[in-house]
Formats: sequence, structure tokens, C1' cells
RNA sequence: GCCGAGGUAGCUCAACGGUAGAGCAGGCGCUUCGUAAGCGUCAGGCUGCGGGUUCGAUUCCCGUCCUCGGCU
Repeated sequence: GCCGAGGUAGCUCAACGGUAGAGCAGGCGCUUCGUAAGCGUCAGGCUGCGGGUUCGAUUCCCGUCCUCGGCU
């Protein structure tokens, strides 16, 4: 330099055009003599950044930054 995969909640990952979800972690409660486990509930993300298309974009297009893999 070229090709490919990826960037979404604190962490690991979903959502393939229609108001972004789950597990774990966290707060509160129930249960227990107490702890753990278990159960319930709550909070948490302007989707890497900047543009474009569209009535509507995490999703499609362009640019750019970063991470991983391959080729030279």
C1' cells in the first nucleotide's frame, strides 16, 4: 500500500429501513439467624466521528479515525 471482519449499556453480544434489546455486572426489595444462591424490580447507550439517501437510518451510500486478520 491492497483486501476482509469489526466499533451499539461498565463487560460480552443481539437488532439486516419503522420509537435499540438480552446476559453478566450495579441499585432497591423478597427469601435467610446471617452470607451465598434464587426470585422480583429499577437504572444504565443521542449506535466510533462527519456528511448523504429516505417520510423514517444501528441498518443503505461516501469520507474519516481506531481494533483484529490476511496479502505484498

Model confidence (mean pLDDT): 83 of 100. A computed fold for a 72-nucleotide RNA from a Minisyncoccota bacterium, annotated as transfer RNA. The source organism's lineage runs through Bacteria, Bacillati and Minisyncoccota.